[in-house]
Context: one part of a larger RNA
RNA sequence: CCCGGCGAGUUACUGCUCUGUCGCAAGGGUAAGCGAAACACUCGCGCACCCGGAGCGAAAGCGAGUCUGAAUAGGGCGACAAGUGGCAGGGCGUAGACCCGAAGCCAAGUGAUCUAUGCAUGGCCAGGAUGAAAGCUCGGUAAAACGAGCCGGAGGUCCGAACCCACCAGUGUUGAAAAGCUGGGGGAUGAGCUGUGCAUAGGGGUGAAAGGCCAAUCAAACUUGGAAAUAGCUGGUUCUCCCCGAAAUAGCUUUAGGGCUAGCCUCGGAUCACAGUUUCACGGAGGUAGAGCACUGAAUGGGCUAGGGGGCCGACAAGCCUACCAAACCCAAUCAAACUCCGAAUGCCGUGAAAUGUUCUCCGGGAGUCAGGCAGCGGGGGAUAAGCUUCGUUGCCAAAAGGGAAACAACCCAGACCGCCGGCUAAGGUCCCCAAGUCGUGCUCAGUGCGAAAGGAUGUGGAAUUACUGAAACAGCUAGGAUGUUGGCUUAGAAGCAGCCACCAUUUAAAGAGUGCGUAACAGCUCACUAGUCUAGUGAUUCUGCGCCGAGAAUAUAUGGGACUAUGCACGGCACCGAAGCCGCGGGUUCGCGCGCAAGCGCGAGCGGUAGGGGAGCAUCGUGUCCGAAUCGAAGGCCGAUCGUAAGGUCGACUGGAUCUGACACGAGAGAUUAUGUCGGG
Numbered sequence: 001c002c003c004g005g006c007g008a009g010u011u012a013c014u015g016c017u018c019u020g021u022c023g024c025a026a027g028g029g030u031a032a033g034c035g036a037a038a039c040a041c042u043c044g045c046g047c048a049c050c051c052g053g054a055g056c057g058a059a060a061g062c063g064a065g066u067c068u069g070a071a072u073a074g075g076g077c078g079a080c081a082a083g084u085g086g087c088a089g090g091g092c093g094u095a096g097a098c099c100c101g102a103a104g105c106c107a108a109g110u111g112a113u114c115u116a117u118g119c120a121u122g123g124c125c126a127g128g129a130u131g132a133a134a135g136c137u138c139g140g141u142a143a144a145a146c147g148a149g150c151c152g153g154a155g156g157u158c159c160g161a162a163c164c165c166a167c168c169a170g171u172g173u174u175g176a177a178a179a180g181c182u183g184g185g186g187g188a189u190g191a192g193c194u195g196u197g198c199a200u201a202g203g204g205g206u207g208a209a210a211g212g213c214c215a216a217u218c219a220a221a222c223u224u225g226g227a228a229a230u231a232g233c234u235g236g237u238u239c240u241c242c243c244c245g246a247a248a249u250a251g252c253u254u255u256a257g258g259g260c261u262a263g264c265c266u267c268g269g270a271u272c273a274c275a276g277u278u279u280c281a282c283g284g285a286g287g288u289a290g291a292g293c294a295c296u297g298a299a300u301g302g303g304c305u306a307g308g309g310g311g312c313c314g315a316c317a318a319g320c321c322u323a324c325c326a327a328a329c330c331c332a333a334u335c336a337a338a339c340u341c342c343g344a345a346u347g348c349c350g351u352g353a354a355a356u357g358u359u360c361u362c363c364g365g366g367a368g369u370c371a372g373g374c375a376g377c378g379g380g381g382g383a384u385a386a387g388c389u390u391c392g393u394u395g396c397c398a399a400a401a402g403g404g405a406a407a408c409a410a411c412c413c414a415g416a417c418c419g420c421c422g423g424c425u426a427a428g429g430u431c432c433c434c435a436a437g438u439c440g441u442g443c444u445c446a447g448u449g450c451g452a453a454a455g456g457a458u459g460u461g462g463a464a465u466u467a468c469u470g471a472a473a474c475a476g477c478u479a480g481g482a483u484g485u486u487g488g489c490u491u492a493g494a495a496g497c498a499g500c501c502a503c504c505a506u507u508u509a510a511a512g513a514g515u516g517c518g519u520a521a522c523a524g525c526u527c528a529c530u531a532g533u534c535u536a537g538u539g540a541u542u543c544u545g546c547g548c549c550g551a552g553a554a555u556a557u558a559u560g561g562g563a564c565u566a567u568g569c570a571c572g573g574c575a576c577c578g579a580a581g582c583c584g585c586g587g588g589u590u591c592g593c594g595c596g597c598a599a600g601c602g603c604g605a606g607c608g609g610u611a612g613g614g615g616a617g618c619a620u621c622g623u624g625u626c627c628g629a630a631u632c633g634a635a636g637g638c639c640g641a642u643c644g645u646a647a648g649g650u651c652g653a654c655u656g657g658a659u660c661u662g663a664c665a666c667g668a669g670a671g672a673u674u675a676u677g678u679c680g681g682g
Base pairs, nucleotide, nucleotide: 001682002681003680004679005678006677011095012094013093015092016091017090018089019088020087021086022085023084024083027051028050029049033045034044035043036042055062056061065077066076067075068074098236099235101233105226106225107224108223109222110221116200117199118198119197120196121195122194123193124192125190127159128158129157130155135150136149137148138147139146163187164186165185167184168183169182170181171180202218204214205213206212239617240616241615242614243613244612249262250261251260252259253258263369264368265366266365267364268363269362270361275359276356277355278354279353280352281351282350283349284348290342291340292339296336297335298334300332301331302330303329305326307325308324309322310321311320312319372397373396374395375394376393377392378391379390380389381388402413403412404411417587418586419585420584422583423582424581428577429576430575431562432561433560437574439572440571441570442569443568449564455549456548459546460545461544462543463542464541465540466539467538468537476533477532478531479530480529482506483505484504487501488500489499512527516525517524588607589606590605591604592603593602594601595600618671620668621667622666623665624664625663626662628660629659636655637654639652640651641650642649643648
């Protein structure tokens, strides 16, 4: 993992509450117990007790009233609605209370054959090395000290087996082994190793201390019990169809992944009108968007002018100047969530009309929801970041399938009761993949289309303004481009051309006291300007369509691919394709209306759906009653056929070899692909 079996809302209560149903009803019911010879049962008795039939008040008490109160006032709670018992069902309470699941807590016990430490009594440590003290002799001394040799054999001494340990590496890692093996390593007369016996026990022991060890278990052993501990947590929770259908919010919460009440869903009952809802018209409240600067503030330039700074002047006082700062005021131009002289659209409230017709509201039973998400619009936070966060509002997803967007919960279109080899459309499309046009007029040459900015550019189309131009423009070519003068100043020099000032005049067709290059300075080249030649348009600017560059990310690929110069882009027109939308035909079902005694028929409107509410059924096992089947073959098994909207039913063949079906009713150990479920098998 597979197959088969088992496996989760149960049961109890003189419980509470609601719904249905039955009995009796101002009443209703018995409980224990007793009787019927016995007796689970059944029938009868039993009226203790319980609920109801009257309430109000703290109470005395009064009573359809009573309490408060001075009150015959007002107000509060009552009266003016029938209960009670059984059965069934929904929910709740108390119990393990839908099932499985802790880590743990407590009690009573069992453990020191493992291991820790201690006690008692035994055992063990090849061989080699070093050579302490003491002692002896000699030297030495006044005597000692001291020195040398010999002897001696100390030591948590040294090297190294047994023995003990476990530092390194490799290996093993469903092992040979729940800690080993191999090769190295450490201790090896000691705080050594070891046999046997004994002692210490669970908040306790023991610990050269690691929270180590106390039987492969230790930050509190193991066994049994309390015990089905508790689990606001995770997982699982078993047949079918029909109707409706949420929430992810508010308040409070040792509360935030849990609750309670409200909101939103469902079922039953009540009310039926100026109900509710939508649209239009009208009447209102309001201070947002926008706008504005009249207030409050912010803020730029100018004017005017207090005050201040600076300068001049003055013995002081005064005075004068100011391209310094600057209040108030004036002019111009601005800004604001916490500014407003103004001020929408929407929304909100009301009135009327039309449409709809209980959708509203109230009472009662049952819920679920309290992690939401994305998108558009309006804001806050952030960086006018985030598939970010937090509000408001609308839509969608959640709980929504279908078509489009290549693929793609929430974007566009559109809400799937079932069937059809019928039709029309939506978004989006119509060259091929791929259903449907190789339409028209322009634009684009970049494969732009088919990803991007500031910025840049004689790309190209359209519109417009302006200048020059047959008195010849623009471009090219030929020629001129001079003189006073090297202007003045400055400077070593400054001659058009370092720099400063001025920028005149003359001759001219025209020519700057010089546009650029150049020289040390001159020179030289060139331009403006002019003539000739040539010939028809030339230059500048603005707006706009489509393109170009800007353009770098790690294997290639940015229309879905092919491919396309139209199969791209803009505009226009007609046609077609295209969905579970709409229509047509047939069928089912729910609700409403009509007809009908009913079965049912007709018409109309509905029928996506998670949590969840409501309704109707199928199947299994057993019991009762009734009808039946079966050795001429029951149940079960296994194939096939067939019927029903489904759960399922029926029939036939084979197998099997003795019980079983149907109808009605009752009662449940009553339905499994999921719980790392559990048992058996594979």

This is a predicted structure of a 682-nucleotide part of an RNA (large-subunit ribosomal RNA, domain II) from a Candidatus Zixiibacteriota bacterium. Its Rfam family is "Bacterial large subunit ribosomal RNA". The organism belongs to Candidatus Zixiibacteriota, within Bacteria.